[in-house]
């Protein structure tokens, strides 16, 4: 330096017709229990990495840019 692949909730990811962001786990509250674990039930929790475009509408399309991973190539 070139090509691919990623960034979405504390955390491990989904989300591909472009049309109301989602699940595990974790957290918190009830039910059990003598207490707590196991279960069950229900709850909050999100600037979709970051700046533009395009569209009625963008996690998704289109530029530019950060950063992580991998494979090439360059130099010593």
């Nucleotide at each position: 330096g070139c090509u691919g692949g990623g960034a979405u909730a504390g955390c491990u990811c989904a989300g591909u017709u472009g049309g109301u962001a989602g699940a595990g786990c974790a957290u918190c509250g009830c039910u059990c229990u003598g207490a707590a674990g196991a279960a069950g039930c229900g709850g909050g929790g999100g600037u979709c990495c970051c700046c533009g475009g395009u569209u009625c509408g963008a996690g998704c399309c289109c530029g530019g840019g950060u950063c992580c991973c991998a494979g090439c190539a360059c130099c010593u």
Predicted 3D model of a 76-nucleotide RNA (transfer RNA) from Candidatus Kaiserbacteria bacterium RIFCSPHIGHO2_01_FULL_48_10. Model confidence (mean pLDDT): 83 of 100. The sequence is in RNAcentral, with records from ENA. Rfam family: tRNA. The family's RNA type in Rfam is transfer RNA.